[in-house]
RNA sequence: UAAGUAGACCGGAUGACCGCUCCGAUUUCCUAUGGAAAUCAGGGAGGAAAGUCCGAGCUCCACCAGGCAGGGUACUGGGUAACGCCCAGGGGGAGUGAUCCUACGGAAAGUGCCACAGAAACACACCGCUCUUUAUCUAGAGUAAGGGUGAAAUGGUGAGGUAAGAGCUCACCGGCGGCCAGGUGACUGGUCGGACGGGUAAACCCUACCCGGAGCAAGACUGAAUAGAGGGUAUACGGGACGCCUGGCUCUAAACCCCGGGUUAGUCGCUUGACCCCAAUGGUAACAUUGGGGCUAGAUGGAUGGUCAUCGCCCUGAUUUUAUCAGGGUACAGAACUCGGCUUACAGGUCUACUUGGCCC
RNA sequence: GGCGCAUUCGUCUAGUGGCCUAGGACACCGCCCUCUCAAGGCGGAGAUCGCGGGUUCGAAUCCCGCAUGCGCUACCA
Numbered sequence: 001u002a003a004g005u006a007g008a009c010c011g012g013a014u015g016a017c018c019g020c021u022c023c024g025a026u027u028u029c030c031u032a033u034g035g036a037a038a039u040c041a042g043g044g045a046g047g048a049a050a051g052u053c054c055g056a057g058c059u060c061c062a063c064c065a066g067g068c069a070g071g072g073u074a075c076u077g078g079g080u081a082a083c084g085c086c087c088a089g090g091g092g093g094a095g096u097g098a099u100c101c102u103a104c105g106g107a108a109a110g111u112g113c114c115a116c117a118g119a120a121a122c123a124c125a126c127c128g129c130u131c132u133u134u135a136u137c138u139a140g141a142g143u144a145a146g147g148g149u150g151a152a153a154u155g156g157u158g159a160g161g162u163a164a165g166a167g168c169u170c171a172c173c174g175g176c177g178g179c180c181a182g183g184u185g186a187c188u189g190g191u192c193g194g195a196c197g198g199g200u201a202a203a204c205c206c207u208a209c210c211c212g213g214a215g216c217a218a219g220a221c222u223g224a225a226u227a228g229a230g231g232g233u234a235u236a237c238g239g240g241a242c243g244c245c246u247g248g249c250u251c252u253a254a255a256c257c258c259c260g261g262g263u264u265a266g267u268c269g270c271u272u273g274a275c276c277c278c279a280a281u282g283g284u285a286a287c288a289u290u291g292g293g294g295c296u297a298g299a300u301g302g303a304u305g306g307u308c309a310u311c312g313c314c315c316u317g318a319u320u321u322u323a324u325c326a327g328g329g330u331a332c333a334g335a336a337c338u339c340g341g342c343u344u345a346c347a348g349g350u351c352u353a354c355u356u357g358g359c360c361c
Numbered sequence: 362g363g364c365g366c367a368u369u370c371g372u373c374u375a376g377u378g379g380c381c382u383a384g385g386a387c388a389c390c391g392c393c394c395u396c397u398c399a400a401g402g403c404g405g406a407g408a409u410c411g412c413g414g415g416u417u418c419g420a421a422u423c424c425c426g427c428a429u430g431c432g433c434u435a436c437c438a
Stems, first nucleotide, its partner, number of pairs: 001357010012311007020044003024040007046332001050343002053341005058215004063248006070211005075089005090104001091102004105206002110204002112200003126147002128143005155173006174196001176193007219268004228259001230258004238252003261437003275294008312330008362434007371387004379418001389405005411427005
């Protein structure tokens, strides 16, 4: 200096004016333990607030246990409140490399499927080769080395062997099984053995582990209004968990559905939390522990906005030779109970570490 | 806000791994029939199966991620 890889971060600034919302103080007014208005001071979106794809907290279904069905996850070890997330490692794959990707249990438990082509798709002889038979045509037997078909054809290459062939035998390679060594383990290395058993589990299934359901419109309280002699199911051998069943325990003379009626008001839940930042210690790391510091939206038809000025950044053009001028652009997107992740969108820019190549010293 | 479902010619749909570069109906186009139109008959065109990636020899179909659309959901008696 060019191309690239990984990680971290920013994602406009300042001022003026006009607004919105929350909270606090003061004053005034009213139908007055409350409410309204005005003034002043302060707070007011994000890295994804998004998609709602996973996992939890919290709340209700009275509680506990078991079985069936259903769903999910799937190399190993660790982290975590938990996870399908994260970290570290193993196997496989891509790249010269930094590095990246990986739904990666089981096909000798069983079942299914493998279109067309092909003789045959899991048990098989079409051509060919060989032997026997026959005058010949032919018939029988052996054979997976060769041809042909296909996405896939019965381990691969070579030699021996044979009537021709074949793991039939041998050497090497791959794969499988046993043993030994290393490793917590996935696995790796060595050695011995037999002869080598098609693919598909994001087909059913098997194995191991996990999972009850609903969701803040959950739920709790206050106030206001209204019409239930309405219909149906069930009624203790019943019901209380929302796929089904069973057992225990406990509560319950109630519950559910349809039709009809009323209200659209307030408070809590509602923001201090598995929170954020810094340092030390332990750990390869994710992370944990200890110490110190910080508090930064809370609406309920739903606030966080608009205009102007100056500057910053990017692009284009002109003048000109390093600055000026003109024009244009400045993303994706917006909290609604709260967290941990994942995924997706994103103008432009910054920093750190590393790789490969070129040039110079 | 929360929860659930769907997406295939212009429209409504069939299709649940191969016989599907996808079948049918209505609509569209051409020809026949008719004096003309309609009806009828014959023929034709029209779909990258919402988009991207994966599994598989092979995907509309199975799996994952996005996009778009639709539906349900307050309280009291």
Predicted 3D model of RNase P RNA and transfer RNA as a complex of 438 nucleotides. Rfam match: Bacterial RNase P class A. Rfam's curators write: Ribonuclease P (RNase P) is a ubiquitous endoribonuclease, found in archaea, bacteria and eukarya as well as chloroplasts and mitochondria. Rfam classes the family as a ribozyme. The prediction has a mean pLDDT of 79.